[in-house]
Source information: SAM riboswitch aptamer (S box leader) from a Geobacteraceae bacterium, 107 nucleotides, folded computationally. Of the family's consensus pairs, 97% are formed in the model.
RNA sequence: UUCUUAUCGAGAGCGACUGAGGGACUGGCCCUGUGACGUCGCGGCAACCAGCCUUUGGGCAAGGUGCCAAUUCCAGCGAAAUCGCAUGCGGUUUCGGGAGAUAAGGA
Numbered sequence: 001u002u003c004u005u006a007u008c009g010a011g012a013g014c015g016a017c018u019g020a021g022g023g024a025c026u027g028g029c030c031c032u033g034u035g036a037c038g039u040c041g042c043g044g045c046a047a048c049c050a051g052c053c054u055u056u057g058g059g060c061a062a063g064g065u066g067c068c069a070a071u072u073c074c075a076g077c078g079a080a081a082u083c084g085c086a087u088g089c090g091g092u093u094u095c096g097g098g099a100g101a102u103a104a105g106g107a
Base pairs, nucleotide, nucleotide: 001107002106003105004104005103006102007101008100013042014041015040016039017038021031022030023029025076026075027074028073043068044067045066048064049063052058053057072099077096078095079094080093081092082091083090084089085088
């Protein structure tokens, strides 16, 4: 880098340094000098893997990861239902898909 599988409406922040961007992409919307992003320290959340047990399950958190604004912040492609009208467009809801993130395994 790529493939497969699972999950993504829950949860969890302070300090130091630095100093203007950040939320993957596009559009929207939002966060941000009352200090973003990042790095470090400490803390926390969760429980994918490992490890434990009485193994369709349970419990633990000293191991390997991950995470700690907003549902993956919302939408993006398509379908259905429904509403509106200027009749092919728009709104709302639901479902499926795509993209992305994380883990585990494979190439």
Its mean pLDDT, the model's own confidence on a scale to 100, is 85.
Taxonomically the source falls in Geobacteraceae (Bacteria, Pseudomonadati, Thermodesulfobacteriota, Desulfuromonadia).